[in-house]
C1' cells in the first nucleotide's frame, strides 16, 4: 500500500441571558449542516455535564488539536446627540434707558416734512327717526243643534172667539276659537343704521383748514448701563449613536499536526 468489514467521535457553530456549573428550548449573529419526543413561573445533566429513541456517513476533503485572517456580539473609555432636573446671566438671542453713536444706505418732502392749534369721523350715553323681527288692534272669510242675539215657517199653549204667549229649524249677525292678508295703528326687544340732535371722553388712529418752515421714516451697524428668560452656558443623570480607542468571546475561511480495531491480498 490496495480492497472489505467495525468502533470512537461527526451529521452545524458562536454570542447575550439564566444557571452552583453545563448543555437545550427561547433571543441575537452567522450560515445551510438528519428524522421524533421533552422544554422559560422551565427540560435534562455532573467538570466524561442535555436526556430518551431512531437513521446517516464513517478514520479521513467529513474526526481532534496548534496558529492566521475574522463576520459579529459584550465590557469600559472618547466623542456627538437628546430627555429632565438643579444652577448662572461671563458668551448669544432679547427688553428698557434711547430722540445713544454712525450710515457714502432705501422711501417720502417746498406740489411744502415736522409741530403745535382749530373742526370732523372712529369710541360712550340719552332722545328722536327709519328698518328688521315678535306680538297685539284693525280687516276678510269660515264658525254656536241647545245652555248668545234678531226674525221667527211648521208646529205647541193660553182663550168660545178676537187675538195673545213661548219658541225648534231655516235665514241673518256676533262670542270664544282657526285660516288668511297687510299700503294701516299700538307695544315690546335688538350683534338694527356711511341717519338726525343733545351731551360725555379723550390715548390712539384717519380726514379737512390755516399758520410755521426742513427734515420725517425705515434699515442695518457699533458701544455702555440696568432687567429678566432660554433658544445660550455649566452640572447630574435613566436614552440613543458614532467609519474611533481598549479589553474580551468568536462563526465561516486559510495553513500546519495528530489519529483506532479486524480481516484477506
Nucleotide at each position: 500500500c490496495c480492497g472489505u468489514g467495525c468502533u470512537a467521535g461527526g451529521c452545524g457553530g458562536g454570542g447575550a441571558g439564566c444557571u452552583a456549573g453545563c448543555g437545550g428550548u427561547g433571543c441575537c449573529c452567522u450560515g445551510u449542516a438528519c428524522c421524533c419526543g421533552c422544554a422559560a413561573u422551565c427540560c435534562g445533566c455532573u467538570a466524561u455535564a442535555g436526556c430518551g429513541g431512531g437513521g446517516u456517513g464513517g478514520a479521513a476533503u467529513u474526526c481532534c488539536c496548534c496558529u492566521c485572517u475574522u463576520a459579529g456580539g459584550c465590557c469600559a473609555a472618547a466623542c456627538c446627540u437628546g430627555u429632565u432636573g438643579g444652577g448662572c446671566c461671563g458668551c448669544u438671542a432679547u427688553u428698557g434707558g434711547a430722540g445713544g453713536c454712525u450710515u457714502a444706505c432705501a422711501a417720502c418732502g417746498u406740489u411744502g416734512a415736522u409741530g403745535g392749534c382749530c373742526g370732523g369721523g372712529u369710541c360712550c350715553c340719552a332722545c328722536g327717526c327709519g328698518g328688521c323681527g315678535c306680538a297685539g288692534g284693525c280687516u276678510u272669510g269660515u264658525g254656536a243643534a241647545c245652555c248668545c242675539c234678531g226674525c221667527c215657517a211648521g208646529g205647541u199653549c193660553c182663550g168660545a172667539g178676537a187675538g195673545g204667549a213661548a219658541g225648534c229649524a231655516a235665514c241673518g249677525g256676533u262670542a270664544a276659537a282657526c285660516a288668511g292678508g297687510u299700503c294701516c295703528c299700538u307695544g315690546c326687544g335688538g350683534g338694527u343704521g356711511c341717519c338726525g340732535u343733545g351731551g360725555g371722553a379723550a390715548c390712539a388712529c384717519c380726514u379737512g383748514g390755516a399758520c410755521u418752515g426742513a427734515g420725517u421714516u425705515g434699515a442695518a451697524g457699533c458701544a455702555c448701563c440696568a432687567g429678566a428668560u432660554a433658544u445660550g452656558c455649566c452640572c447630574a443623570u435613566a436614552g440613543g449613536g458614532u467609519u474611533u480607542u481598549c479589553g474580551u468571546c468568536a462563526a465561516c475561511g486559510g495553513g500546519g499536526g495528530g489519529u483506532g480495531c479486524g480481516c484477506g491480498g

This is a predicted structure of a 265-nucleotide RNA (Bacterial large signal recognition particle RNA) from a Dehalococcoidia bacterium. The model forms 90% of the base pairs in the Rfam consensus. The gene name in the source record is ffs. Rfam family: Bacterial large signal recognition particle RNA. Rfam links the family to the GO terms SRP-dependent cotranslational protein targeting to membrane, signal sequence recognition and signal recognition particle, plasma membrane targeting. Rfam classes the family as a non-coding RNA gene. NCBI's taxonomy places the organism under Bacteria, Bacillati, Chloroflexota, Dehalococcoidia. The coordinates come from a structure-prediction model, not an experiment, and the mean pLDDT is 78.